[in-house]
This is a predicted structure of a 101-nucleotide RNA (SAM riboswitch aptamer (S box leader)). Its mean pLDDT, the model's own confidence on a scale to 100, is 80.
RNA sequence: UACUUAUCCAGAAAGACUGAGGGAAUAGGCCCAUUGACGUCUUAGCAACCUGUUGCCGAAUAAGGUGCUAAAUCCUUCCUGCUUUGCGGGACAGAUAAGAA
Numbered sequence: 001u002a003c004u005u006a007u008c009c010a011g012a013a014a015g016a017c018u019g020a021g022g023g024a025a026u027a028g029g030c031c032c033a034u035u036g037a038c039g040u041c042u043u044a045g046c047a048a049c050c051u052g053u054u055g056c057c058g059a060a061u062a063a064g065g066u067g068c069u070a071a072a073u074c075c076u077u078c079c080u081g082c083u084u085u086g087c088g089g090g091a092c093a094g095a096u097a098a099g100a101a
Base pairs, nucleotide, nucleotide: 001101003099004098005097006096007095008094013043014042015041016040017039021032022031023030027076028075029074044069045068046067049065050064051063052061053060054059073093077091078090079089080088081087082086
């Protein structure tokens, strides 16, 4: 990097450093940001995909490997259903995990 499978409306922040942009990508909307965002590090937490342990075999736990800690994956495009300023379902794209090349 492409492929397969599963999940994606729940959950979880403080400090230090830095300093102007950031929210995946193109564009638009909307939002976050000098009352310091984003990022990096430390500590803490969430979660339970893999591993481990326990098990009454429903599960529990949270030590290890990841991941995550604004907003539904922030929203959109395409197809489609309906009771059509809207509300659903699906596809595409994306993220994460596990697997395999």